This is a predicted structure of a 1451-nucleotide RNA (small-subunit ribosomal RNA) from a metagenome. RNAcentral holds the sequence, with entries from SILVA. Its mean pLDDT, the model's own confidence on a scale to 100, is 84.
[in-house]
RNA sequence: AGAGUUUGAUCCUGGCUCAGGAUGAACGCUGGCGGCGUGCCUAACACAAGCAAGUCGAACGUGAUCCAAUUUCGGUUGGUGAAAGUGGCGAACGGGUGAGUAACACGUGGAUGAUCUACCCUGAAGUGGGGGACAACCGACGGAAACGUUGGCUAAUACCCCAUAAGCUCCCGGUUUUUAGAAAGCUGAGAGAAAAGGUUUACUGCUUCGGGAUGAGUCUGCGGUCCAUCAGCUAGUUGGUGAGGUAAAAGCUCACCAAGGCGACGACGGAUAGGGGGCCUGAGAGGGUGACCCUCCACACUGGAACUGAGACACGGUCCAGACUCCUACGGGAGGCAGCAGUGAGGAAUAUUGCACAAUGGGCGCAAGCCUGAUGCAGCAACGCCGCGUGGGCGAAGAAGGUUUUCGGAUCGUAAAGCCCUUUUCUGUGUGACGAGUAAAAGGACGGUAGCACAGGAAUAAGUGUCGGCUAACUACGUGCCGGCAGCCGCGGUAAAACGUAGGACGCAAGCGUUAUCCGGAGUUACUGGGCGUAAAGAGCGCGCAGGCGGAUGUUUAAGUUGUUUAUGAAAGCCCCUGGCUAAACUGGGGGAGGCUAGACAAUACUGGACAUCUUGAAUGAGUGAGAGGGAUGUGGAAUUCCGCGUGUAGUGGUGAAAUGCGUAGAUAUGCGGAGGAACACCAGAGGCGAAGGCGACAUCCUGGCACUUAAUUGACGCUGAGGCGCGAAAGCAUGGGUAGCGAACGGGAUUAGAGACCCCGGUAGUCCAUGCCGUAAACGAUGUGUGCUAGACGUCUGUCGAAAGAUGGGUGUCGAAGCUAACGCGAUAAGCACACCGCCUGGGGAGUACGGUCGCAAGGCUAAAACUCAAAGGAAUUGACGGGGGCCCGCACAAGCAGCGGAGCGUGUGGUUUAAUUCGAGCCUACGCGAAGAACCUUACCUGGGUUUGACAUACAAGUGGUAAUGAGAUGAAAGUCAAGUGACCCUUCGGGGAGCUUGUACAGGUGCUGCAUGGCUGUCGUCAGCUCGUGCCGUGAGGUGUUCGGUUAAGUCCGCAAACGAGCGCAACCCCUAGUGCCAGUUACAAGUGUCUGGCGCGACUGCCCGUGGCAAACGGGAGGAAGGCGGGGAUGACGUCAAGUCAGCAUGGCCUUUAUAUCCAGGGCUACACACACGCUACAAUGGCACAUACAAUGGGUCGCGAAACCGCGAGGUGGAGCCAAUCCUCCAAAGUGUGCCACAGUUCGGAUUGUAGGCUGCAACUCGCCUGCAUGAAGUUGGAGUUGCUAGUAACCGCGCGUCAGCACAGUGCGGUGAAUACGUUCCCGGGCCUUGUACACACCGCCCGUCACGUCAUGGGAGCUGGUUACGCCUGAAGUCGGGAAGCUAACCGCAAGGAGGCUACUGCCGAGGGUAGAACUGGUGACUGGGACGAAGUCGUAACAAGGU
Repeated sequence: AGAGUUUGAUCCUGGCUCAGGAUGAACGCUGGCGGCGUGCCUAACACAAGCAAGUCGAACGUGAUCCAAUUUCGGUUGGUGAAAGUGGCGAACGGGUGAGUAACACGUGGAUGAUCUACCCUGAAGUGGGGGACAACCGACGGAAACGUUGGCUAAUACCCCAUAAGCUCCCGGUUUUUAGAAAGCUGAGAGAAAAGGUUUACUGCUUCGGGAUGAGUCUGCGGUCCAUCAGCUAGUUGGUGAGGUAAAAGCUCACCAAGGCGACGACGGAUAGGGGGCCUGAGAGGGUGACCCUCCACACUGGAACUGAGACACGGUCCAGACUCCUACGGGAGGCAGCAGUGAGGAAUAUUGCACAAUGGGCGCAAGCCUGAUGCAGCAACGCCGCGUGGGCGAAGAAGGUUUUCGGAUCGUAAAGCCCUUUUCUGUGUGACGAGUAAAAGGACGGUAGCACAGGAAUAAGUGUCGGCUAACUACGUGCCGGCAGCCGCGGUAAAACGUAGGACGCAAGCGUUAUCCGGAGUUACUGGGCGUAAAGAGCGCGCAGGCGGAUGUUUAAGUUGUUUAUGAAAGCCCCUGGCUAAACUGGGGGAGGCUAGACAAUACUGGACAUCUUGAAUGAGUGAGAGGGAUGUGGAAUUCCGCGUGUAGUGGUGAAAUGCGUAGAUAUGCGGAGGAACACCAGAGGCGAAGGCGACAUCCUGGCACUUAAUUGACGCUGAGGCGCGAAAGCAUGGGUAGCGAACGGGAUUAGAGACCCCGGUAGUCCAUGCCGUAAACGAUGUGUGCUAGACGUCUGUCGAAAGAUGGGUGUCGAAGCUAACGCGAUAAGCACACCGCCUGGGGAGUACGGUCGCAAGGCUAAAACUCAAAGGAAUUGACGGGGGCCCGCACAAGCAGCGGAGCGUGUGGUUUAAUUCGAGCCUACGCGAAGAACCUUACCUGGGUUUGACAUACAAGUGGUAAUGAGAUGAAAGUCAAGUGACCCUUCGGGGAGCUUGUACAGGUGCUGCAUGGCUGUCGUCAGCUCGUGCCGUGAGGUGUUCGGUUAAGUCCGCAAACGAGCGCAACCCCUAGUGCCAGUUACAAGUGUCUGGCGCGACUGCCCGUGGCAAACGGGAGGAAGGCGGGGAUGACGUCAAGUCAGCAUGGCCUUUAUAUCCAGGGCUACACACACGCUACAAUGGCACAUACAAUGGGUCGCGAAACCGCGAGGUGGAGCCAAUCCUCCAAAGUGUGCCACAGUUCGGAUUGUAGGCUGCAACUCGCCUGCAUGAAGUUGGAGUUGCUAGUAACCGCGCGUCAGCACAGUGCGGUGAAUACGUUCCCGGGCCUUGUACACACCGCCCGUCACGUCAUGGGAGCUGGUUACGCCUGAAGUCGGGAAGCUAACCGCAAGGAGGCUACUGCCGAGGGUAGAACUGGUGACUGGGACGAAGUCGUAACAAGGU
């Protein structure tokens, strides 16, 4: 520091995801040791039993027990001092928790002249005299208990009275100082209030008044959460006066008076939350967090209240109410672990009912000491951090074994074994601390711990995650869209480096992974540091309050700003230095850092405040000008429609074509006249005006703005503008008018599968006017307003100057520089460079929706979420592909022609059907007379049946084998096969044997079994179309472009020219073959012969070379000459980059899978030849351009020895006999046919046509039944030129005619060649099909057979509404009202003081008033859950209906 993911690829925008660090963690697997830390985040849920706050006899009375002495044995005296009590101090600290709290609670800085402070320190002054009680205790009584009642005795440092008063307090004066002001100091008079002793000789207490320290209270500036879908809140409320109250200011409380106070700088309300030091992260700014440690606050079962006290409204105190739990004798009582351990519960989850007061600290005490779950230690937990170890060296036969393999090997791997060494750790034994202070002694929970020494022995100690990319690490097997994985992209449908297992590898390591959460990456909320033309985003437009910002000069001030200094910013933490534990973690010491903090002093550039001045910003004046700017009133002509009259007659209108409609009751057309409404042709322009919406005949009136010129006036008066106010197209709404044309809805006619549309005929609202609403638009330049600056060129409107050219302003356009931009593009009218202010954005969908609020008559507008879901959604540009887009061009593509096919019969192939089987493949063009250049058996792969199992075939090894191998009469059988008499071997040799053959066995063979979507090779097709690319350069951020486009031209990317391209490659062409002319040479078997024909070979010839024209005088084209041939002469071979997962595993080869007495192999028979039917390709015909008969002329290519086969003879014929000749320019095939000549047939199902059938034969072959071909005779079907549609062909072509060959025993209407005869037509490129080039649009890229929308149906999920039902929170009204303070208290009780007494003062109690927790009740607000039904939404591999969008997407 980045990476993955949108696309065919690219750049950008933008989200999602990952790599890092962290944690009070949890879970999974695993686990050796030590040090230091940490450990209920959930139920502030409930808690059994124990402990956590006591202490003091030097305050006091009593005094159990024990000891001693003594004794009249009753006891007494002295000592000891338990226990409870009175009294003092403490219990308000320490410890826990985070519920509440958005607050002066906290932090920070101040204030207290508005305060208190026990114990402690310090100073001053005192400590005199008296009195009465109450506990304990002893009796009596009540109660289950808790706990009480009553009589009596008693002490004090308990309580009370009197005295004294340095000082203190209060009241009234004087004076000084200070303040904004209350106050404070000094001083005078008056009034008032103190005390306690104890032990012992030294102290310690006590009282009053000062000072200090510490702690606390209160006030205050500033700071730190979210929601405006919370916008208004407030009655003690805000202030005053008086009173009360407190330690203390104050509405803190009360009475009266006034009507204030707070709030967009966010009041009030709601939600959430203890705050800080810090901690985590981050480069920082920030973001998140508030465990442990420190600090402040709050709380102590819930709520309320006070008492005591220096301090509490009190965790281990009191009272009351409530909930809960427990005891009970049912009458009443008791309790509060958010102290330490512990229990239950909750939860993913968090420890011992341990030891000790030895240390540190705290309480009490003179002290000894006691208490201390604070604390120090130990226990449990890998929960975290840090450290150590699980051994080290040598060791190749690279062992065995595992995995893999191309079988050679590779790898685990020096790893192991083995040899040598060490002992951290471990075990055992011994020794053994610091922490411990003191004059000395004793005193250690931890702990016989740490450490040290010795002995033993490699001994006791490795896992976990990952290995497709990101991201380090790869193979095998299993599985087969299954089971599974997954952080994102995505893997898995038979060869998975992604699942599972194994081997190996990589990472970390006593841990490793996963999950959760936070920061980072994320510049993805942008202060540092983002954006808004098209990606999300400029408000429809203006006016303008607040706010923000603001021209020039000078003076002043010093708020901002800057500097210095003072105070503070606790400690810990962080950084640096240094020290202590072996080192580290940890920890001691020192320094530093840390604040928008506060005070003081200083500076004055800039900003702000004050004052003065200025004119350039702004405004005004004066003079001109243009304009569909706005409002009102009036006027005008053209046109449509309607009405009246006339002329006139059968149609008119409308469309792609029609029909509905109108018309003989007279339309349309045409003439004249009239009515009414709406809109204003030409002018008219990329023109003008307006803030925008918008504005278009003419005239008048009223009125807004703008520009130029001038420089007279004012003197910063300015810019922007949250809220607010106004304007605001169309449609729509309300009321009233108006209505010619047009025209939602609606009716009808068409179209259509349908047509709820597009088209047509009608037509109501509306469109128009007036008034009032609505307030939205792709309200767009998709571009907020204002100001300044930054090259120009060319138009146009309108000013000024000028005679003009032109110059200079203001608008409005096009192009373009710099610059900007992702690109497109923008470019003085900025999207450039800057400033000021406002608005808005933060992934897509859900959704501009729900709820709430608000506006509206309504429709609806404005404001505006969440759950859930996806990994994208987007912008610009690129290359393709596509378009019912465009342009140019080509092709038997159409057109023009000729002959066909489609109808018939037959042949062949295919589908379908059938079958035991009808083997398999091929499926638009590019399957279908295709694989198959030829299925009777064989072929043959299929079926039935019968056999064989190392096999029909190959190789290797082992063993055996001479009457063996081989052959084989015969028997049996359908055959294969089985049985089997007989005959009967070979080669080499070192003489042992070896080879061949055969038999047996083991490895293996075999498979036309599967996968052409695992493949090679070959092939088809686009297409013999003219294209497809590369190097270098250039352009572009890039994909990519250029070149290859453009202008001509060509059959051609053929050539020429131009050109940021220059060249090159694969294609085109040429080179090759055949053919047409000719020269030369040779000539067998051709020819009667020869220089000729013919055959073979080598050459020549054609190149736009020549002429004319067109052309840019280029390429080239048109014409001509010559020539056998002329512009590629004709034909063939030749098939670019690529496309179709095209075809073929059945031609061959081949990976993988499957099979192995069978899916192999052999054999017989059958099938591939079936037959209602459908299609494809052919043959033969339908006839007279013909058929038949006779006669007769002219080819070429080929083939031939298991062959072609002559002559001759036989047969009507197929054919037979025959065998000459020929391994072929020699012989054979070999008669060519159409043609020509003559004759018959006369338009008919025929002398056409030949199917079908019968019969007799021939040939091949082991064999023609299923199932061959041919011949003779007989038979003589359909068919009279073929619907829609469709095929081939442009010249020696089509058409017609025959001949050959391959396959082959036989079988050819097929295929492939050969020659013979030999046409017609092409105006032309509008249309159909296919193709090429350029261009355009695109939401397509699996590429239009694409993409994609909405309803409906089904399932799942979240959510809105909803009659309601049911919770929570909150305040308010009314009723009731505990404890308790305060107030009253005439009743009752009453030691201290007064009084001789009576009595009084004072106190207490009952009772009572205000307040008051809680309870009850009524309505309400907010917020949850749930709810029949209902609304839309999201998602789901194959559902239904249509086709809306993307191309002009077919309107």